[in-house]
RNA sequence: UUAGAGUUUGAUCCUGGCUCAGAACGAACGCUGGCGGCAGGCCUAACACAUGCAAGUCGAGGGAGAAGCCGAUCUUCGGAUUGGUGGAGACCGGCGGACGGGUGAGUAACGCGUGGGAAAUUGCCCCGGGGUCCGGGAUAACCGCUGGAAACGGCGGCUAAUACCGGAUGAUCCGGCCUGGUUGGCGCCUGGCUGGCAAAGAUUUAUCGCCCUGGGAUAUGCCCGCGUCUGAUUAGGUAGUUGGUGGGGUAAAGGCCUACCAAGCCGACGAUCAGUAGCUGGUCUGAGAGGAUGAUCAGCCACACUGGGACUGAGACACGGCCCAGACUCCUACGGGAGGCAGCAGUGGGGAAUAUCGGACAAUGGGGGCAACCCUGAUCCAGCCAUGCCGCGCGAGUGAGGAAGGCCUUCGGGUUGUAAAGCUCUUUCGCGCGUGAAGAUGAUGACGGUAGCGCGUAAAGAAGCCCCGGCCAACUCCGUGCCAGCAGCCGCGGUAAUACGGAGGGGGCAAGCGUUGUUCGGAAUUACUGGGCGUAAAGGGCACGUAGGCGGCCUGCCAAGUCAGCUGUGAAAGCCCAGGGCUCAACCCUGGAACUGCAGUUGAAGCUGGCAGGCUGGAGUCCGGAAGAGGCAAGUGGAAUUCCCAGUGUAGAGGUGAAAUUCGUAGAUAUUGGGAAGAACACCAGUGGCGAAGGCGGCUUGCUGGUCCGGAACUGACGCUGAGGUGCGAAAGCGUGGGGAGCGAACAGGAUUAGAUACCCUGGUAGUCCACGCCGUAAACGAUGUGUGCCAGCCGUCGGGAGGCAUAGCCUUUCGGUGGCGCCGUUAACGCAUUAAGCACACCGCCUGGGGAGUACGGUCGCAAGAUUAAAACUCAAAGGAAUUGACGGGGGCCCGCACAAGCGGUGGAGCAUGUGGUUUAAUUCGAAGCAACGCGAAGAACCUUACCAGCUCUUGACAUGCCUGUCGCGACCCUGGGAGACCGGGGUUAUCAGUUAGGCUGGACAGUGCACAGGUGCUGCAUGGCUGUCGUCAGCUCGUGUCGUGAGAUGUUGGGUUAAGUCCCGCAACGAGCGCAACCCCUGCUGUCAGUUGCCAUCGGUUCGGCCGGGCACUCUGGCGGGACUGCCGGUGAUAAGCCGGAGGAAGGCGGGGAUGACGUCAAGUCCUCAUGGCCCUUAUGGGCUGGGCUACACACGUGCUACAAUGGCAGCGACAGAGGGUCGCGAGGUCGCGAGACCGAGCAAAUCCUCAAAAGCUGUCUCAGUUCGGAUUGCACUCUGCAACUCGGGUGCAUGAAGGUGGAAUCGCUAGUAAUCGCGGAUCAGCAUGCCGCGGUGAAUACGUUCCCGGGCCUUGUACACACCGCCCGUCGCGUCAUGGGAGUUGGUCCUACCCGAAGACGGUGCGCCAACCGGAUUUAUCCGGAGGCAGCCGGCCACGGUAGGAUCAGCGACUGGGACGAAGUCGUAACAAGGUAACC
Repeated sequence: UUAGAGUUUGAUCCUGGCUCAGAACGAACGCUGGCGGCAGGCCUAACACAUGCAAGUCGAGGGAGAAGCCGAUCUUCGGAUUGGUGGAGACCGGCGGACGGGUGAGUAACGCGUGGGAAAUUGCCCCGGGGUCCGGGAUAACCGCUGGAAACGGCGGCUAAUACCGGAUGAUCCGGCCUGGUUGGCGCCUGGCUGGCAAAGAUUUAUCGCCCUGGGAUAUGCCCGCGUCUGAUUAGGUAGUUGGUGGGGUAAAGGCCUACCAAGCCGACGAUCAGUAGCUGGUCUGAGAGGAUGAUCAGCCACACUGGGACUGAGACACGGCCCAGACUCCUACGGGAGGCAGCAGUGGGGAAUAUCGGACAAUGGGGGCAACCCUGAUCCAGCCAUGCCGCGCGAGUGAGGAAGGCCUUCGGGUUGUAAAGCUCUUUCGCGCGUGAAGAUGAUGACGGUAGCGCGUAAAGAAGCCCCGGCCAACUCCGUGCCAGCAGCCGCGGUAAUACGGAGGGGGCAAGCGUUGUUCGGAAUUACUGGGCGUAAAGGGCACGUAGGCGGCCUGCCAAGUCAGCUGUGAAAGCCCAGGGCUCAACCCUGGAACUGCAGUUGAAGCUGGCAGGCUGGAGUCCGGAAGAGGCAAGUGGAAUUCCCAGUGUAGAGGUGAAAUUCGUAGAUAUUGGGAAGAACACCAGUGGCGAAGGCGGCUUGCUGGUCCGGAACUGACGCUGAGGUGCGAAAGCGUGGGGAGCGAACAGGAUUAGAUACCCUGGUAGUCCACGCCGUAAACGAUGUGUGCCAGCCGUCGGGAGGCAUAGCCUUUCGGUGGCGCCGUUAACGCAUUAAGCACACCGCCUGGGGAGUACGGUCGCAAGAUUAAAACUCAAAGGAAUUGACGGGGGCCCGCACAAGCGGUGGAGCAUGUGGUUUAAUUCGAAGCAACGCGAAGAACCUUACCAGCUCUUGACAUGCCUGUCGCGACCCUGGGAGACCGGGGUUAUCAGUUAGGCUGGACAGUGCACAGGUGCUGCAUGGCUGUCGUCAGCUCGUGUCGUGAGAUGUUGGGUUAAGUCCCGCAACGAGCGCAACCCCUGCUGUCAGUUGCCAUCGGUUCGGCCGGGCACUCUGGCGGGACUGCCGGUGAUAAGCCGGAGGAAGGCGGGGAUGACGUCAAGUCCUCAUGGCCCUUAUGGGCUGGGCUACACACGUGCUACAAUGGCAGCGACAGAGGGUCGCGAGGUCGCGAGACCGAGCAAAUCCUCAAAAGCUGUCUCAGUUCGGAUUGCACUCUGCAACUCGGGUGCAUGAAGGUGGAAUCGCUAGUAAUCGCGGAUCAGCAUGCCGCGGUGAAUACGUUCCCGGGCCUUGUACACACCGCCCGUCGCGUCAUGGGAGUUGGUCCUACCCGAAGACGGUGCGCCAACCGGAUUUAUCCGGAGGCAGCCGGCCACGGUAGGAUCAGCGACUGGGACGAAGUCGUAACAAGGUAACC
């Protein structure tokens, strides 16, 4: 002392990326802002700088000496001169300006870090030894003259020194020689001889200096080991280069420099080149290992406008010094000059962004000085800034009527909330007044009247920011309506948004809070700790082999690795621990620990390594056998194809799904014989063999590689792997030359098709074959690198060996190959499993999200094609693997259904009816939309209905409840005015509520006005309830427990049978259960029993002959209750089961027929216009009333029907037989009238009683195939019924009219038996209106071989890239827009290299005829001359910065045009892929 979460899916596991929560910051931005302490504050333009300050000091080195003061003299009273004092400023000289301070440009380097080293210097400082003698000549200041605008000079003259020079002396200093000692040597040391080198004084009586020398300390220079970023799309670099010798140079080693000699040196352990970067202690993060970083503080380095250079000096190649060159700025009298804030402040500029032109030398430190002291933008302080860290405060207690207000509300209330107010307290901070430090060891305090302390003051002056969909803590309302907007990821927003905006409330942090940026973390997502590579990304195509890595057994030695002890070092600060100081903390102080490192040293010897010796197990050699499509070469064989020749032979052949192109009467195809050519080798043949892989297949021969088995003679670790490298390497392709039968890209033609640049067909060139040479790739796959060892087995097969036996062989065993299954183990799963994907070791290769992209650029290779190596911008929140459940398939299997087939009748054609679309209209109200809308909501639109339109009209309303006022009835009826009516008025008659506490009190009713409210067929069926349709009366859908699986899930429910059925039986890791199925319910078919009116009539009687009456309840019937059918019985079959088949009996037989009954669910299916209902909307109207109109329109289109087209018929006549219903505002017998619809009268019946009740069929006649004696549309006239009213717009009747239509294209519907077809009857609705709907009966068929096909469905299985689920998914071109990027004639700039030119300053070398005081010599002679030594200018030379010319390398910007790429709600064309994706896909 190690935490995870969200996001790929319908769900799951895994892989994998993206994202979040944490910490940190020299930060910035937004909102906000009380105080203090401590710290921090140009990360950008090493951009440019105005102004001031930042390095001076010493009079105890020196000369001269201003102002002022004192005195004296002179005076024209202005002053002048002079002496003293005084000491400014400048100068000579000394020391310091190489420290301190800044910055991070450059630098990938001995620059830094760390540890070592030898060939050095070191002013001031410390310790020791010695010395400080004698001389000399100048020069600045100053004075004079003089140049210049200035900066700054020039000439002449004077002068001093601790300035300069000569001489002396001098060693333990330096050099040479000799000698001795020591050492492997270099070298060091002793002694001797010889040559050389010093000095400075000052003030004053004590010091400070000066010179030489030894040592120390400090500092610096130099060398070495190790460590120190990225790129190999930078692989070779190097000419003083590497070494040597001589010389030079330096304080010092050294190619540091030079001459000569040699040809080295560095590099895959990454040289060189390019990019980036100051390095470190540390800092941030992290569990750590690491990663990132290098502000502040500290150490080192580098730099000082840019480049070069040296001078001075102990020290510099010198931030506030010099010279030169360059750019820039400033001054100028145009001739010339001046400057360098990356010191402190400050300014401009850049930028998202970073402070005062402050105080003081009081402290600490530095320079100078004997000192006083001076200087010090080092430093110490103050100012500004929430920039950070730390601390404090904004009050505390009490206070429920839970105030008001706000917000929400289910209207009850909840919440804000003890919060406020109120009451009682306190005074930290602040503010006012007073006092007042430490920091100072004697003096001196900028900070500072500061910190602290005391008194006073009043709750008084002090709270915001972000968030509230999940991650992630915190929820409601309103607004908005894919808009506005949010967003870290997933994602929110299209009318109820906890996700936008506002509000209330809540959560978090708090003088801050958020956002942005950056780093580490999470990320085991580069994996050392600590990952992987069969299918997710990832094993190199294969082998040989170099470097490298790794390596068997035994013994000995060494001690490099390793281990242990000790020593040195690892600066301080920081981190950590302990203690201490500021009231605490931050902060600071003291001590300790630590600094995991490096080096030295002493040891150890197990392991690795090294050396030596040995061994045989690894590896190899040898001997004896063995198998084989192993390789190469030469030869050779038969079958087949094609072609050629010849014969036979005749009309076709060929080809396909079907065809055509094509071949064929010039004789094809077919067939026979002969010949030619090329290529490939049937059978054998096999999850057989061989090979490293690619690959290898007739036979023979030759050459040749590898392997296996047996033996155990030999070698003695000779081994494994293998970056680079080398070789091999299918097919296609390329080059040259051959060859060419078949096949066959391209191409041509024929088909197919919407098209068909394809699939199919006919041809056919490259090619396929050979030789030689290239290419070097592949789904080169076991998608599995090589090697070694270890870890259960069983079965097969190939090659060998051993043993046994009942020996054509079999059995056992062993080695090597090659397969299947399977345990342990492993894996995400699938799977693998001694041929590992198990357990381990060794080495190599490779991976790190998808796309962009195996692409671009660059390099290498190639003749080319191209191969290899291999990015980035940009973009996405995934892309993936395995498995699961579904769905789907032009996948498979099994099985159903009037699904097809077999039949019968229709629809589609006609006319009409009806619904719909469309159109029209003032309105043609609305809904329903594939099946599953369309004779549907409509089981009745003339008004009404009615929702629509026009006009008129009402506003608490036509309707409900409550409040207020009034009246006590209301109402009904009659008369009447206006009006289209609604409605607005007038008059009259009738009638006079209930309870009562006796109060107009209560109930009730009406009216009036107003308020609450009513009302809405207005919207949303995608907010809903309910109801309904549909798959589908299909046989399915699930659960509990158990079991299996990491899991989604599976099992059960699968399997074998069987069924109408998940029906039943058997089996089975399942055992049970639920919803469905079936049964229970109703109708119907047979029957028993009970009952007998209104039903019935067998028997008896009567009769008007009618079950009419008596009578009866047997029958029919009615309707209650029962029986009956269960594969129960027999036979067969089947597993002996379930069941199936046949039979008997039976009214009925295997579900007897029909109905009701509709599982889990699907379709956001339908309905807000049945009803209910959330939300929204209208409120003198989107509500209410009324009149009229419309829903009935009509060029058309569709659905559903009716009637037909006729003779199985029409018409006429005769004339039977139902069932189920309905009926008093009704059904209506019967009678009369009318041609008829109907009218008038009217019995009976509230109905087993009365009424309504058939038609087809049947019999007879007629019509005779025609637009008819079919068909009835349309139209005219005349009637009738209902109704307030039939004009728009009803039904019916009669007469007349007499359309289309002659069986209906493509297509399509219903029906499996009392069914279809056909015939009529009834009912609901309804005043009236039926071809529709719902029922009823009459007559009454045909056909089903069968399950290939179409449609729908069930179960199992398979594939899947689908899951909105195939009406799915998805690819590419083109078009449009945006973005980044490659190429690109060129163009612009940076960096670097090479060659050459130029060559400032400077040091060096040479020269030095010009110039020069010291020293020396000489001369002349007292002040000069000449010469020498020495020096300087000048000149010359090589070196060299800048600059120039030419060429090249590299990087970047721009670039007409151009290439692809990515992305973008609804563009175009096709359909490539996913199912057998409709030609399997892919490399």
Small-subunit ribosomal RNA from an uncultured bacterium, 1483 nucleotides, folded computationally. The RNAcentral record of the sequence draws on Greengenes. The coordinates come from a structure-prediction model, not an experiment, and the mean pLDDT is 85. Its Rfam family is "Bacterial small subunit ribosomal RNA".